RNA sequence: AAACUGAAGAGUUUGAUUCUGGCUCAGAUUGAACGCUGGCGGUAUGCCUAACACAUGCAAGUCGAACGGUAACGACGAAAGCUUGCUUUCGGGCGACGAGUGGCGGACGGGUGAGUAUCGCGUGGGAAUCUACCUUGUAGCGGGGGAUAACUCGGGGAAACUCGAGCUAAUACCGCAUAAUCCCUUCGGGGGAAAGGCUUCGGCCACUAUUAGAUGAGCCCGCGUCCGAUUAGCUUGUUGGUGAGGUAAUGGCUCACCAAGGCUACGAUCGGUAGCUGGUCUGAGAGGACGAUCAGCCACACUGGGACUUAGACACGGCCCAGACUCCUACGGGAGGCAGCAGUGGGGAAUAUUGCACAAUGGGCGAAAGCCUGAUGCAGCAAUACCGCGUGUGUGAAGAAGGCCUGCGGGUUGUAAAGCACUUUCAGUAGGAAAGAUAAUGACGGUACCUACAGAAGAAGCACCGGCUAACUCCGUGCCAGCAGCCGCGGUAAUACGGAGGGUGCAAGCGUUAAUCGGAAUUACUGGGCGUAAAGCGUACGUAGGAUGUGAUGCAAGUCGGAUGUGAAAUCCCCGGGCUUAACCUGGGAACUGCAUUCGAAACUACAUCACUAGAGUGUAGUAGAGGUAAGCGGAAUUUCGGGUGUAGCGGUGAAAUGCGUAGAUAUCCGAAAGAACAUCAGUGGCGAAGGCGGCUUACUGGACUAACACUGACUCUGAGGUACGAAAGCGUGGGGAGCAAACAGGAUUAGAUACCCUGGUAGUCCACGCCGUAAACGAUGUCAACUAGACGUUGGGUUCCUUGAGGACUUAGUGUCGUAGCUAACGCGUUAAGUUGACCGCCUGGGGAGUACGGCCGCAAGGUUGAAACUCAAAGGAAUUGACGGGGGCCCGCACAAGCGGUGGAGCAUGUGGUUUAAUUCGAUGCAACGCGAAGAACCUUACCAGCUCUUGACAUUCUGUGAACUUUCUAGAGAUAGAUUGGUGCCUUCGGGAACACAGUAACAGGUGCUGCAUGGCUGUCGUCAGCUCGUGUCGUGAGAUGUUGGGUUAAGUCCCGCAACGAGCGCAACCCUCGUUCUUAGUUGCUACCAUUUAGUUGGGCACUCUAAGAAGACUGCCGGUGACAAACCGGAGGAAGGUGGGGAUGACGUCAAGUCAUCAUGGCCCUUAUGGGCUGGGCUACACACGUGCUACAAUGGUAGGUACAAAGGGUUGCUAACCCGCGAGGGGGCGCUAAUCUCAUCAAAACCUAUCUCAGUCCGGAUCGGAGUCUGCAACUCGACUCCGUGAAGUCGGAAUCGCUAGUAAUCGCGAAUCAGCAACGUCGCGGUGAAUACGUUCCCGGGCCUUGUACACACCGCCCGUCACACCAUGGGAGUUGGCUGCAAAAGAAGUAGGUAGACUAACCUUCGGGAGGUCGCUUACCACUUUGUGGUUAAUGACUGGGGUGAAGUCGUAACAAGGUAGCCGUAGGGGAACCUGCGGCUGGAUCACCUCCUUU
Repeated sequence: AAACUGAAGAGUUUGAUUCUGGCUCAGAUUGAACGCUGGCGGUAUGCCUAACACAUGCAAGUCGAACGGUAACGACGAAAGCUUGCUUUCGGGCGACGAGUGGCGGACGGGUGAGUAUCGCGUGGGAAUCUACCUUGUAGCGGGGGAUAACUCGGGGAAACUCGAGCUAAUACCGCAUAAUCCCUUCGGGGGAAAGGCUUCGGCCACUAUUAGAUGAGCCCGCGUCCGAUUAGCUUGUUGGUGAGGUAAUGGCUCACCAAGGCUACGAUCGGUAGCUGGUCUGAGAGGACGAUCAGCCACACUGGGACUUAGACACGGCCCAGACUCCUACGGGAGGCAGCAGUGGGGAAUAUUGCACAAUGGGCGAAAGCCUGAUGCAGCAAUACCGCGUGUGUGAAGAAGGCCUGCGGGUUGUAAAGCACUUUCAGUAGGAAAGAUAAUGACGGUACCUACAGAAGAAGCACCGGCUAACUCCGUGCCAGCAGCCGCGGUAAUACGGAGGGUGCAAGCGUUAAUCGGAAUUACUGGGCGUAAAGCGUACGUAGGAUGUGAUGCAAGUCGGAUGUGAAAUCCCCGGGCUUAACCUGGGAACUGCAUUCGAAACUACAUCACUAGAGUGUAGUAGAGGUAAGCGGAAUUUCGGGUGUAGCGGUGAAAUGCGUAGAUAUCCGAAAGAACAUCAGUGGCGAAGGCGGCUUACUGGACUAACACUGACUCUGAGGUACGAAAGCGUGGGGAGCAAACAGGAUUAGAUACCCUGGUAGUCCACGCCGUAAACGAUGUCAACUAGACGUUGGGUUCCUUGAGGACUUAGUGUCGUAGCUAACGCGUUAAGUUGACCGCCUGGGGAGUACGGCCGCAAGGUUGAAACUCAAAGGAAUUGACGGGGGCCCGCACAAGCGGUGGAGCAUGUGGUUUAAUUCGAUGCAACGCGAAGAACCUUACCAGCUCUUGACAUUCUGUGAACUUUCUAGAGAUAGAUUGGUGCCUUCGGGAACACAGUAACAGGUGCUGCAUGGCUGUCGUCAGCUCGUGUCGUGAGAUGUUGGGUUAAGUCCCGCAACGAGCGCAACCCUCGUUCUUAGUUGCUACCAUUUAGUUGGGCACUCUAAGAAGACUGCCGGUGACAAACCGGAGGAAGGUGGGGAUGACGUCAAGUCAUCAUGGCCCUUAUGGGCUGGGCUACACACGUGCUACAAUGGUAGGUACAAAGGGUUGCUAACCCGCGAGGGGGCGCUAAUCUCAUCAAAACCUAUCUCAGUCCGGAUCGGAGUCUGCAACUCGACUCCGUGAAGUCGGAAUCGCUAGUAAUCGCGAAUCAGCAACGUCGCGGUGAAUACGUUCCCGGGCCUUGUACACACCGCCCGUCACACCAUGGGAGUUGGCUGCAAAAGAAGUAGGUAGACUAACCUUCGGGAGGUCGCUUACCACUUUGUGGUUAAUGACUGGGGUGAAGUCGUAACAAGGUAGCCGUAGGGGAACCUGCGGCUGGAUCACCUCCUUU
């Protein structure tokens, strides 16, 4: 210095959050198995399955000192034969000993866990018992008898074995004697024993009776000991008594009689499962699971039954019987029992050697030597577990090679290897060598251990690397192959599959699977919940039970403390010790939380007694009330009937129709009948336990409240079972029946409409009696009691104050709203709790299957109640958040509608697309946001497509080598690319070495690709949308996602501005700054301009720069001013001035983001693919096709027009490869010509066209319209055939204003008219982009359609309504219920049956000991029989398992069918109960609920 020490979470539901809740993982463990791998040793462990069957060997014998003996062996002796050292024979005299008689032991040791839910086990007690061997005490051991095995002989049998006759011994058997003790007893008495053996002669070992002990065993009791109530009643020897029998002993243990008991909701009985415990595993503990090895107890021994013997058994290696199985057989009969140790087959995922030894420890027998001992000690096999050791150590950078990756620089493997220097544990070889033994004896044992020797030598794998969870890259694959514990990976860039490199973890192991506990507070005792997540019984009364006010006394059951006994050992824990250490073994302690006994304490609980009044109740006087039951009465209304008036419709709907009506309806008046319900009052008002209750009156009746006193004296609360009540629907019987109205019929609607709507209409609704017993039976909130801020209403009472009022204050019982603390996941609750506590009851434990099946109970039925499992999923769910959406609401905007103008859709043509066709019709774009789009221009080229020809380091880039200047002329072949031949030419720089550029040839690296992937990307673009939004910092609020700001009141084109405000600020957007147009000014005046002066055909020229214009700068417009409205604001309305007025017009400018939007074919780019081709070149063709469909345009259909003639006025652009003038020619396109112009100069370009003036045409397929076709030409271009544009002449199609539908536009706009440009040789241009000319109409307004913004609401949506989602049907698979039945197991009842055995009886047979009167008897054996009883059989039930044609629903399954029921007001609000109907979701009726949106009203609350 001690037995103390111990508690972790994570992943997964969602767009995100929080809670609830399940699933899964990380840990430890195992008698394990499987996969890959495997060096050594120690210590343990090793059929968990078929208590399945077993070949072979062994596992229980021993004693000659109990006995008769002598089959075998050995000595010894004798004899015979002879090959004189052998054979044979004889001798129990000796050592010994087979078989036999006898004794002791085979009841221990060893195995197994089938049975058993039980005094079997555990624990603690008890009385009515036995106990061989052992210890102890006492006494004794005398004297007789008859048999029998062995053996001999004979017989039967295959054998096992057996029968008969004869002989013999004992410690075998039987009498007699004796009896202290012992047993029985009627207390007189009676009964009852023995055995010898050995000896060294000392004695020893036995034997008999008995006492005490020890040990072992039997019996009884308290307590504890699994699951099921879909097992609720069980029991007749049953419970007790008396007597008898039986046992070692108590006892219904058994029997006779008597009584009618005994057990059970604290779970009897029945069913299922199971050996129990010390302990083992886990856990912080409490617990949970298990019961191998070791130890204690029990049970069993092929299955069932039975006894015998014995001290002890109803006996694992004994007996008898029955049964199944196996074996032998001569077929007549016999034999056997590994759940002993090995071993075999079988079963199984799976579990060892037919080993050595009795040396040790122990057991049996024996006087002993000794024998036996598969107990045991050892060895063998197995990484099965635990523990220990090793597979080297140091040094070593050229950071080797190789591998892998790479951004090509390198990195990494990696001091790792090699190399150098050492060491030798383990294994190996050789030598020695213990302890275990105390005199001898050692299986282990070629032992442990020690020493020597050689040599790094012989010795590393397995799993994992997406998150949880430590560890990352490349390649292959391409929703395939595969992985996966959960979430989930894989559809061409996979850290998730497979391989590799690298890494991480553990290591002679590592993973997987199975199983248990943990985490799991996920059954909650420690330690959970029930308003909405699963969960409060529909409500009350009440039995058992549980709980229970104040004071006092007693008691001591519970409770607390001490002591004693016990709680086996081992295990766990602590301190030591021994193996080199550890595992392991071992000494001592602690502990074993328990039970029993005993002694104390008396607060609390219980119990007993005595008191009390605060709980509860009774009495008195009042009050309010749709509380209940019964009877009677009343008026309004509906309908029907009768009568009158009256005439053509009525009714109904979104609109209609069915229906009613000229046979007189509807309407209206009068009268009558009948049934049902009770307007107004009426109210989050009242009453009742709940369901529920509403006209008035009467009778009977229950409860509540108030006030004040009196009385009783805990009489109370809750309440499993139980009982009663219990909406609507429904059922039975009998009434009743006006209205309403499931079913049904008809009419509509619709794609359909078994519905919603309409017209009818039966059950039913009503009454009486009887059932049913369920509802969203809800406050989704059990009942009772106590405590804990208030404010404001309202109903019924009471007290008090005064100013007596429609009053104030207080109080009590209800009933509401808001709200503090507190609680809650949040929503919310909040003295009417969901707060803080107490008492009792009910209920929950993931979703689905399912409130289903089966069974029970109830019901006439419908059905109710109780109430599973297989299987399947990783979620299902609550509350709240942000969005999105709504056939929700509010506010607002937009050519969104409306009001207008003009179009498209019809025709012809142009152009693009789809489709079709084709050798190819290259590719892309596909709702808005593709379709006169990429393409601002396809005859070749372009060109990417097709056919054919052709090239292979290539048309193009870089590097290397060689040759040559480069380059060029001509000819031939060919469609051309190209090929062949041929001519001219020697250049530039130089340090004289050579170099640069270019060309050709060769070599390989590479080039090249309009090949694929826009879903790998950059960049660019479209769209919502020029919509007004999108965010951040800090602060605040919320557990959090988030909110606030950004909402609200105004206002704006605007998140524009103002005010208010737990927000204060800021950023990206808006606006402004930029360009242009509109006014003016300044400056400048050529190529522009021309007022004035000249000149002239002409701003042509000279002056001039005022004007126009040009192009630089400046000014101007800011709600600045006035009035009104508004909140003293922002702002709006009107006005003035002004060229312009409220962002002056137009443009550029496009927030955060959305659409995996578009583009790999502009470009760039990752990856993949092609490489004599998917690359390059060439010729020709195609992109221009044409039954058709669509988009966008042009031209028209005509008179607001066509034609002809005449007369005016622009802007903005282009031009040297170009624009091209004048002039000439041509009808014209155009040709010739060439001035001028690099442009305010020249030119396109005249005259712009519409317009205006004049003429003509006169409503027609035309003098409209111009398509199509024929002919002739022009131009560009190598080239107009496919396939250009234009000109002239001729031809003269459709078309007479366009169906459904649909587009653009709000002012210099629409409409209309022409001009220019880009691209471009030319042109498909009628396109696109610009320019100017002429120049309208309309907007009441926001109900509706479309799109958008803000706020709010609902949501089961979040891929966000193109969402989600329900049911039938069809197909496949899976488990399951029913099912005529069938086949097994277990079992109840009633019978039959009856082996062996025991007990009883006994006609028969036999019989040694004893007695005898010798006849016989007693006793015994066999036989027979009775009782009990195993197997077995029959009948009839119960229960359980398997199977079964067919059948019911259920579950699961990427792309089946029909609809669309639910989620938004889900388009008829939904849901609950019930009833009917229907392909299906569902529909309808009746009653109920809000867990219904919206609007209005009422009431209440809050604020002012």
The RNA shown here (small-subunit ribosomal RNA) has 1504 nucleotides and comes from a Paracoccaceae bacterium.
NCBI's taxonomy places the organism under Bacteria, Pseudomonadota, Alphaproteobacteria, Rhodobacterales, Paracoccaceae.
Rfam family: Bacterial small subunit ribosomal RNA.
The RNAcentral record of the sequence draws on ENA and SILVA.